[in-house]
Molecule: c-di-GMP-I riboswitch aptamer
Organism: Geobacter sp.
RNA sequence: UCACCGAAAAGGCACAGCACGGGCAACCGUGCGUCGCAAAGCUACCGUCCCCAACCGUUUUUAGAAAAGGCAGGGGACAGAGGGGUUGUCGAA
Numbered sequence: 001u002c003a004c005c006g007a008a009a010a011g012g013c014a015c016a017g018c019a020c021g022g023g024c025a026a027c028c029g030u031g032c033g034u035c036g037c038a039a040a041g042c043u044a045c046c047g048u049c050c051c052c053a054a055c056c057g058u059u060u061u062u063a064g065a066a067a068a069g070g071c072a073g074g075g076g077a078c079a080g081a082g083g084g085g086u087u088g089u090c091g092a093a
Stems, first nucleotide, its partner, number of pairs: 005091002012037002017032006035080001041086003045083002047078006055070002058067003
């Protein structure tokens, strides 16, 4: 110096909830808050979630059409569901 690892120290972030605002929604922003986190920094590759939906069968209906469900595809969200990638503070055993 690097890797593994995670004692101590210095710090960092901010769950749920509440208030205000944005969005159809998932969810996001600001403030308060502080459950926790050694990457709870960054990254949308896998994955998860939301919306639209050709099509599929079912139910209702005189029919038209409607309702809920499944799904190709399209668009969006999530890094604190999980995995992957990547950068980084300190230095005991």